[in-house]
Context: one part of a larger RNA
RNA sequence: AAGUAACGAUAAAGAGGGUGAAAAACCCUCUCGCCGGAAGACCAAGGUUUCCUAUCCAAUGCUAAUCAGGGUAGGGUGAGUCGGCCCCUAAGGCGAGGCAGAAAUGCGUAGUCGAUGGGAAACAGGUUAAUAUUCCUGUACCGGCUGUAACUGCGAAGAAGGGACGGAGAAGGCUAGGCCGGCGCGGCGAUGGUUGUCCGCGUUUAAGGGUGUAGGCUGGAAGAGUAGGCAAAUCCGCUCUUCCCCAAGGCUGAGACCUGAUGACGAGUUCCCAAGGGAACGAAGUGGUUGAUGCCAGGCUUCCAGGAAAAGCUUCUAAGCGUCAGGUUACAGACGACCGUACCCCAAACCGACACAGGUGGUCAGGUUGAGAAUACCCAGGCGCUU
Repeated sequence: AAGUAACGAUAAAGAGGGUGAAAAACCCUCUCGCCGGAAGACCAAGGUUUCCUAUCCAAUGCUAAUCAGGGUAGGGUGAGUCGGCCCCUAAGGCGAGGCAGAAAUGCGUAGUCGAUGGGAAACAGGUUAAUAUUCCUGUACCGGCUGUAACUGCGAAGAAGGGACGGAGAAGGCUAGGCCGGCGCGGCGAUGGUUGUCCGCGUUUAAGGGUGUAGGCUGGAAGAGUAGGCAAAUCCGCUCUUCCCCAAGGCUGAGACCUGAUGACGAGUUCCCAAGGGAACGAAGUGGUUGAUGCCAGGCUUCCAGGAAAAGCUUCUAAGCGUCAGGUUACAGACGACCGUACCCCAAACCGACACAGGUGGUCAGGUUGAGAAUACCCAGGCGCUU
């Protein structure tokens, strides 16, 4: 230079009260403003205690600070069903033997790992200062094991089925959600009107069990033969015969309805209370309309570029076992370990040296306007971006 530039989005503040040494910034209340396909909510990744409470203000915070993602101390993460572990495999990795190579090592069979994929099962309500599909209440479900009873050809690393999949398009049936009426409770206006076709709020309830619908697929049943499925097969495939017969049967399948629920929740009312708050009781809880990008649907139609694998699962036999073991069905019993679970998650907690106008995958998707997830204004909720 200079008490100058700057104090990091122009979303915005004002008042009263409280605390305190001190208040523009902290707490409470009222008003105002901003976002609302987000500036709300929930996950994955990443972070790793930042979560909650008490207390403190040196430093950190671009200012002050009684405040804090700051200091100190204490507390907090509860699972058979969520995710992992586990079973299974993809790309890819490793790789007994093996092949190659001066060596180091490279490749690779059998195998063994490897999710971003496949594989059993839980919902609703309540509760904490901080966790909850984990605790509690209520109502469920799955798996293997053991036992009992009845019936009985069981048996795999093998065989077969299944799992099992592309792009585009279209129509239908539903539901979530929304809206309107009805119903219940409350209100009647500080200024002219407002007992009315008025206003405000509420009208919520799951998994599971039962039933088997709209729809989708398919001819069905029995018997005989059999050169294929690396052996075998009663299974699959192929061939033939008979019966039923062209809509029945079978498989699948949202939703609705009944139950779950004489439960829970519920506007509000009453009582207690010093701030927070706590306790008890508890009304109505119903019809219509609209309607998804969600479900039926791994469906249907169509196209060429022809769109994972393996296990779980079902069936079949081989070796073998044969009044045993094993299998099926029903019922009952006990059991279900270990790891993650706090909090942030379009961000002041992640990646950017910063409390940085940048970057960051997925899910949810209210009202009016509208073709719309655009736009504008609003709900729930969250903020006014630390001079």
The prediction has a mean pLDDT of 86. Large-subunit ribosomal RNA, domain III from a Pseudomonadota bacterium, 387 nucleotides, folded computationally. Rfam family: Bacterial large subunit ribosomal RNA. Its family is annotated with structural constituent of ribosome and ribosome in the Gene Ontology. The RNAcentral record of the full RNA draws on ENA.